Model confidence (mean pLDDT): 75 of 100. This is a predicted structure of a 75-nucleotide RNA (SAH (S-adenosyl-L-homocysteine) riboswitch aptamer) from a Nitrosomonadales bacterium. Lineage of the source: Bacteria > Pseudomonadati > Pseudomonadota > Betaproteobacteria > Nitrosomonadales.
RNA sequence: CCUUCCGAGGGGCGCUGCGACCGGAUUCCCGGCCAGGCUCGGAAGCAUGACCAGAUUCAACGGCGCCCAUUCAUU
Numbered sequence: 001c002c003u004u005c006c007g008a009g010g011g012g013c014g015c016u017g018c019g020a021c022c023g024g025a026u027u028c029c030c031g032g033c034c035a036g037g038c039u040c041g042g043a044a045g046c047a048u049g050a051c052c053a054g055a056u057u058c059a060a061c062g063g064c065g066c067c068c069a070u071u072c073a074u075u
Stems, first nucleotide, its partner, number of pairs: 002045008010068006018037001021032004036061001
């Protein structure tokens, strides 16, 4: 780096449906499902590189509409 699992990023309802996934078909389309698929952290695996240990920080995002929560300001 990549893969898998887990946790976190406040929560709910409605709508659409790109990718992925499932099924069908097999001129490349149809149907279903679908708005944490992203980022950060932890663990394991694989591979490669480095040799070297601490400090600081504790996030930024997430289609549209509505509601709740939290915080700030105003009245």

Overview: The sequence was found by an Rfam model in a public genome assembly.